Predicted 3D model of a 346-nucleotide part of an RNA (large-subunit ribosomal RNA, domain IV) from Enchytraeus crypticus. The full RNA is in RNAcentral, with records from SILVA. The coordinates come from a structure-prediction model, not an experiment, and the mean pLDDT is 83. Lineage of the source: Eukaryota > Metazoa > Lophotrochozoa > Clitellata > Enchytraeus.

Context: one part of a larger RNA
RNA sequence: GUAUAUUGAAGGAACUAGGCAAAAUGGCCUUGUAACUUAGGGAUAAGGGGUAGUUGUAAGUUGCUUCUCAGUUAGAUGUGGGUAAGCGCUAGAAUUUAAAGUGAAUUGAGGGGGGCGACUGUUUACUAAAAACACAGGACUUUGCGAAUUUGAAAAAAGAGGUAUUAGGUCUGAGGCCUGCCCGGUGCCGGUAAGUGAAUAGGGAGCGUGUUAAGCGAAGAAUGGAAUCUCCGGUAAACGGCGGCUGUAACUAUGACGGUCCUAAGGUAGCGUAAUUCCCUGUCGGGUAAGUUCCGACGCGCAUGAAUGGCAUAACGACCUCCUUGCUGUCUCCAGUAUAUUCUCA
Numbered sequence: 001g002u003a004u005a006u007u008g009a010a011g012g013a014a015c016u017a018g019g020c021a022a023a024a025u026g027g028c029c030u031u032g033u034a035a036c037u038u039a040g041g042g043a044u045a046a047g048g049g050g051u052a053g054u055u056g057u058a059a060g061u062u063g064c065u066u067c068u069c070a071g072u073u074a075g076a077u078g079u080g081g082g083u084a085a086g087c088g089c090u091a092g093a094a095u096u097u098a099a100a101g102u103g104a105a106u107u108g109a110g111g112g113g114g115g116c117g118a119c120u121g122u123u124u125a126c127u128a129a130a131a132a133c134a135c136a137g138g139a140c141u142u143u144g145c146g147a148a149u150u151u152g153a154a155a156a157a158a159g160a161g162g163u164a165u166u167a168g169g170u171c172u173g174a175g176g177c178c179u180g181c182c183c184g185g186u187g188c189c190g191g192u193a194a195g196u197g198a199a200u201a202g203g204g205a206g207c208g209u210g211u212u213a214a215g216c217g218a219a220g221a222a223u224g225g226a227a228u229c230u231c232c233g234g235u236a237a238a239c240g241g242c243g244g245c246u247g248u249a250a251c252u253a254u255g256a257c258g259g260u261c262c263u264a265a266g267g268u269a270g271c272g273u274a275a276u277u278c279c280c281u282g283u284c285g286g287g288u289a290a291g292u293u294c295c296g297a298c299g300c301g302c303a304u305g306a307a308u309g310g311c312a313u314a315a316c317g318a319c320c321u322c323c324u325u326g327c328u329g330u331c332u333c334c335a336g337u338a339u340a341u342u343c344u345c346a
Stems, first nucleotide, its partner, number of pairs: 001341008010332002014330001019327001027051005036041001038174001052096004059090003063087004067082004097101001109325007116317002121133002137172006149158003176311003180242003185239002187235005194230002200224002206216002243261005270304001271301001282298005
């Protein structure tokens, strides 16, 4: 010097990206326990008190041993009773003693606000455990059985020795309150008069045009000929989308109101500087002596928004974030001790 332990005056997070690490809490008995809540929880909430040894008396005792009594058709590995004798336990009292009695070891730090995800669970074996995945629940859609779907040139198999309360696919993600408008585009479903439309059939010279012409045709014209596509409807918990400009109220500002253009329809309820906000450390309020974070508001939202789910939410979380009590060598500012080791000298 390093590593691992351990101790520390005064202060107590001033450290730091961040209380990382350490300290602190801790068992059992007892008391006591808030908001909120899906009435189950929250909760070991929080916050207090006790805890060892000895000694007696009295009380309790559903434990144990012995004794004793009684009853029986039966329990004998024992039924019921006893003011019987003891042991133990519980509670209480007195007393002794240490700094300290869960004396070592084992053994929760607590509280408050917000975000996300309901929850228990799963995951990147070897840098990510999460807000990601899953989930119960919800919805749409396919599927009538030789089912749909999947594997396989096929035979066959899974689905399933199941049968629509089934099975498959997709999206969402407990429960609560809800889930607005748009079918023009793309998809899907249904329809089918007309047009288009291959092989093939057909037949033997046309077809094409308002009028001409080009062009096609014996390597075969006309004519018949399915689905498709065009076309007509439906469908958004299908993919998706959900506007400009401009005038206007007797201070100013704002614009309930009006005009106009465009669109398939112009964003509803909610929420909103947000895990979304560029400008931005937005503005106001709170917390601090001082706050780019945090909380509450505001709202012209660069570029929120309703199962690509919207908004609140008790419980839960080795999640993220802010505040706080306690606590401390994290720090002001370092120092001592023990053990091991490195280095130098002998």